RNA sequence: GAUGGCUGGAUGGCUGCGGCAGCAAUGUCGAGGAAAGUCCGGACUCCAAAAAGCACGGUGCCGGGUAACGCCCGGCGGGGGCAACCCCAGGGAAAGCGCCACAGAGAACAAACUACCUGACCCCGGUCAGGAAAAGGUGAAACGGUGGGGUAAGAGCCCACCGCGCGAGCGGCAACGUAAGCGGCACGGCAAGCCCCACCGGGAGCAAUGCCAAAUAGGGACCACGUGCGGCAAUGAUCCUUUCGGGGAUAUCGGCCGUAGGGCGGCUUGAGCCCGAGUGGUCCGGGUUGGCAGCUAGAGGGCGUCUGGCAACAGGCGUUUAAGAUGAAUGGUCAUCCAUUUGUGGGUAACCACAAAGGACAAAAUCCGGCUUAUAGGCCGUC
Numbered sequence: 001g002a003u004g005g006c007u008g009g010a011u012g013g014c015u016g017c018g019g020c021a022g023c024a025a026u027g028u029c030g031a032g033g034a035a036a037g038u039c040c041g042g043a044c045u046c047c048a049a050a051a052a053g054c055a056c057g058g059u060g061c062c063g064g065g066u067a068a069c070g071c072c073c074g075g076c077g078g079g080g081g082c083a084a085c086c087c088c089a090g091g092g093a094a095a096g097c098g099c100c101a102c103a104g105a106g107a108a109c110a111a112a113c114u115a116c117c118u119g120a121c122c123c124c125g126g127u128c129a130g131g132a133a134a135a136g137g138u139g140a141a142a143c144g145g146u147g148g149g150g151u152a153a154g155a156g157c158c159c160a161c162c163g164c165g166c167g168a169g170c171g172g173c174a175a176c177g178u179a180a181g182c183g184g185c186a187c188g189g190c191a192a193g194c195c196c197c198a199c200c201g202g203g204a205g206c207a208a209u210g211c212c213a214a215a216u217a218g219g220g221a222c223c224a225c226g227u228g229c230g231g232c233a234a235u236g237a238u239c240c241u242u243u244c245g246g247g248g249a250u251a252u253c254g255g256c257c258g259u260a261g262g263g264c265g266g267c268u269u270g271a272g273c274c275c276g277a278g279u280g281g282u283c284c285g286g287g288u289u290g291g292c293a294g295c296u297a298g299a300g301g302g303c304g305u306c307u308g309g310c311a312a313c314a315g316g317c318g319u320u321u322a323a324g325a326u327g328a329a330u331g332g333u334c335a336u337c338c339a340u341u342u343g344u345g346g347g348u349a350a351c352c353a354c355a356a357a358g359g360a361c362a363a364a365a366u367c368c369g370g371c372u373u374a375u376a377g378g379c380c381g382u383c
Stems, first nucleotide, its partner, number of pairs: 001383007009337007017030005032361001036372002039370005044205004051269004056201005061075005076090001077088004091196002096194002098190003113136002116131007144162006163185001164183003169178003209293004219284007228259005236253002238249004261275004300321009338359001340357007
């Protein structure tokens, strides 16, 4: 210098707070490595059971691990460092579209400002036509580089070397590596621009959700689509009659069934469910806003050991351990010790004594696996 971990004051007394047990006295348990950010992934619960397509969102080298992941491990490729090691939004630019500021002649089917060469004209310095793309200049980037040949001047025009592209074969599960040979050189960059490809994802969340109790008696306004049709039953209403027991008429109202139709997920289709004379939506108002369950034993954690694996991790055995609150407990104080800092005194120094100060970040809220961020001081390992 690089890198990987651990710890996060200790013990005791007194005194509180919450859970559980107990009639009580009392006993017992009571925050973290991040409990945090709520950024990913799951478990669990409910919602048209969730099917297909579209839209939308996410991920993006390869292989493995995992319940799953955007996490972890091992590789590959690229970049940085003398090195240990570190970093990478790391699929596709020969599907298409778009963009490439300023400068510059030209920013993508190349082009030609200065300079170069040839010819003509005027006439001794320019103009016009043609050739060429090496030199200058601009830029983050200019359609290979160096040397030689060649030429009017030049140019992969030709040659050698370097670079580049394609690449049989070989190695590897793969990413990829290596490479015979071929090609005068084509195919600039950007996908943290649209897009394309592959894969993944239904939505909402413990204020989920279920039960009990309480309260309201379902109020008001507006909007949209409707109030259609068919069938059944004879006493609930209606009508007639009565000897007051009843009897009769009628599908008119009401009832029931079906259907047209309407509603239910981000959209469509399909399946399903509900309503069917009301339904749906938006807003305003009134009431209750208490208890129980969910709730913490689960892909548990810690320690030791064995087996497989480079590792992440998986499996076996033994042992040990456990907050579940809801205006939300887990605190305060004293003593001793532990490091730390400051002051004073002593000592050559290491250090010793005394006094004082503060002891980081921060604190569960359904539960797990990660990531990220915060963290005084101390300790250990590897290179």
About this RNA: Bacterial RNase P class A from uncultured Yoonia sp., 383 nucleotides, folded computationally. It matches the Rfam family "Bacterial RNase P class A". Rfam classes the family as a ribozyme. The RNAcentral record of the sequence draws on MGnify. The coordinates come from a structure-prediction model, not an experiment, and the mean pLDDT is 77. Lineage of the source: Bacteria > Pseudomonadati > Pseudomonadota > Rhodobacterales > Yoonia.